[in-house]
A computed fold for a 75-nucleotide RNA from a Verrucomicrobiales bacterium, annotated as transfer RNA. Rfam family: tRNA. From the family's description: Transfer RNA (tRNA) molecules are approximately 80 nucleotides in length. It was read from a public genome assembly.

RNA sequence: GCACCCAUAGUAAAACGGAUAUUACGUCGGUUUCCGGAACCGAAAGUCCAGGUUCGAUUCCUGGUGGGUGUACCA
Numbered sequence: 001g002c003a004c005c006c007a008u009a010g011u012a013a014a015a016c017g018g019a020u021a022u023u024a025c026g027u028c029g030g031u032u033u034c035c036g037g038a039a040c041c042g043a044a045a046g047u048c049c050a051g052g053u054u055c056g057a058u059u060c061c062u063g064g065u066g067g068g069u070g071u072a073c074c075a
Stems, first nucleotide, its partner, number of pairs: 001071007010025004018055001027043005048064005
């Protein structure tokens, strides 16, 4: 350089093109406790970026960015 794969809360993962994107852990607040942990209740945190298709895109298409795998060339 070329080809393929991946990119979703802090982390790990879900989500036939369809409504307010789901779950676990973590974080924060509360209840409980002498205090803490555990348990229970609640909250915050979001689709890598820019376009396109579509009534509607996390999903499909194009380009870019980042990561991974394979491969070619030089030495």